[in-house]
RNA sequence: GCGGGUGUAGUACAACGGCUAGUAUGCCAGCCUUCCAAGCUGGAGAUGCGGGUUCGAUUCCCGCCACCCGCA
Numbered sequence: 001g002c003g004g005g006u007g008u009a010g011u012a013c014a015a016c017g018g019c020u021a022g023u024a025u026g027c028c029a030g031c032c033u034u035c036c037a038a039g040c041u042g043g044a045g046a047u048g049c050g051g052g053u054u055c056g057a058u059u060c061c062c063g064c065c066a067c068c069c070g071c072a
Stems, first nucleotide, its partner, number of pairs: 001071007010025004018055001027043005048064005
């Protein structure tokens, strides 16, 4: 340099174009316990960036950026 793939809570993953973005774990608070752990309840927290298509984009298209794989 060329081709392909992947970018979503702290972490690991979901999400036929209809979103009020979900699950687990972690975090915070409360309950329980003599205390801790475990358990129970509640809460906060995310779509890499910029354009386009569309009534509507996490999803489709284009360009960047980052990472991974392959070829030179």
The prediction has a mean pLDDT of 83. A computed fold for a 72-nucleotide RNA from a Candidatus Saccharimonadota bacterium, annotated as transfer RNA. It was read from a public genome assembly. Lineage of the source: Bacteria > Bacteria candidate phyla > Candidatus Saccharimonadota. Rfam family: tRNA. The family's RNA type in Rfam is transfer RNA.